Predicted 3D model of a 350-nucleotide part of an RNA (small-subunit ribosomal RNA, central domain) from a wastewater metagenome. The RNAcentral record of the full RNA draws on SILVA.
Context: one part of a larger RNA
RNA sequence: CUGGGCGUAAAGGGUGCGCAGGCGGCCGUGUGUGUGAGGUGUGAAAUCCCGGAGCUUAACUCCGGAACUGCGCCUCAAACUACACGGCUAGAGCAUUGGAGAGGGAAGUGGAAUUCACGGUGUAGCAGUGAAAUGCGUAGAUAUCGUGAGGAACACCAGAGGCGAAGGCGACUUCCUGGACAAUUGCUGACGCUCAGGCACGAAAGCGUGGGGAGCAAAAGGGAUUAGAUACCCCUGUAGUCCACGCCCUAAACGGUGCACACUAGGUUUUGGAGGAUUCGACCCCUUCAGGACCCAAGCUAACGCGUUAAGUGUGCCGCCUGAGGACUACGGCCGCAAGGCUAAAACUC
Repeated sequence: CUGGGCGUAAAGGGUGCGCAGGCGGCCGUGUGUGUGAGGUGUGAAAUCCCGGAGCUUAACUCCGGAACUGCGCCUCAAACUACACGGCUAGAGCAUUGGAGAGGGAAGUGGAAUUCACGGUGUAGCAGUGAAAUGCGUAGAUAUCGUGAGGAACACCAGAGGCGAAGGCGACUUCCUGGACAAUUGCUGACGCUCAGGCACGAAAGCGUGGGGAGCAAAAGGGAUUAGAUACCCCUGUAGUCCACGCCCUAAACGGUGCACACUAGGUUUUGGAGGAUUCGACCCCUUCAGGACCCAAGCUAACGCGUUAAGUGUGCCGCCUGAGGACUACGGCCGCAAGGCUAAAACUC
């Protein structure tokens, strides 16, 4: 470079925004960039190919032809592509009305529970396990009642439910704020899709500074178990878990399935909206739009399975794979306070 691929065999970037780039709706007019046709010049010789000839043959050599698939110029064509101009509304966006939602940020508030402190009642145990022991308790524990403190998480509602680009989001109230959806007409007039670099976000753990610390709990100590037990079980328990600000940037960051658009039988269910029919009214019923699930036609698939939420049929753009190990490594570079992250080989072995 070309080919074939990427749910599970190697392979979809963790997610979004987006410059360059690539690709791009309908109609008309023009130009003639790409494109097509004809002509012409050039495309040295040798080589290659075809026909023939010469060395006894062949290699080799010679003659002739063709070819040199290319480029320049001239003429013509105008469907497609490109460009210029004009127009359109089916893509995209805006406006209006409306309801749904753990979407995000901040402040405040609440109750249950655990723990601790103080006080009351009360007495010999409590806790723990397979069984125990360490541990706690006559300096009065456990249990129970009252008062108080403090931190973290929000039972029921709760759903195969909802929202978000992903990570993720769940008590209540207020404030600020993003997105999606439906309906109605009106408006703009291709303003679009994708996106290397770039920028932003990014669970948990971890790091820095300062707070906080109830419960839980790496490390650590002790008790058991065991041949041993640097574990599993038990009693303690520090970082951490929480908050603010600043870093880190990883993951089975998974639907293991990139994004967008179009097309291709149905059935059941659920969430949000609109319309219709009906009713006293809500529901049931019908239609439709947008999401979440399940089962299946065709088709696809190595099979499993997927199947209008495609892994079907196509188009555009990006990322990635190319035997296993070595190796999510070394070296170098960039980033980081560090931990380390990103990029990423080779020898060698099979």